This is a predicted structure of a 94-nucleotide RNA (Glycine riboswitch aptamer) from a soil metagenome.
The prediction has a mean pLDDT of 76.
The RNAcentral record of the sequence draws on MGnify.

């Protein structure tokens, strides 16, 4: 100090629009309309707790070096599910 498991665990649009799929309904056979879910792509807004990155409080063995929960937001996220710093618990390694 790390890895593993169970638990807790926040913030910000279920935003507009483009195309494509799948499911119901109309409609005349194509077609083409309407509702609803998804994916991709484009815009604008916004969050900040994977990761990154700057500053630099702090800390130390004080030569030099670790370094935030403070800041940008690349990236990451803006129902839920997924993800989550960090905590507590239990277990293993060094």
């Nucleotide at each position: 100090c790390c890895c593993u498991g169970c638990g807790g665990g926040a913030g910000a649009g279920c935003c507009c629009g483009g195309c494509u799929u799948c499911g119901c309904g109309g409609c005349c056979g194509c077609u083409u309309c309407g509702c609803g879910a998804g994916a991709c792509c484009g815009g604008c807004g916004c969050c900040g707790a994977a990761g990154g990155c700057g500053c630099a409080a702090c800390c130390g063995c004080c030569c030099c070096g670790g370094a935030a929960a403070c800041g940008c937001u690349c990236a990451g996220g803006c129902a839920a599910a997924c993800g989550g710093a960090c905590c507590g618990c239990a277990g293993g390694g060094g």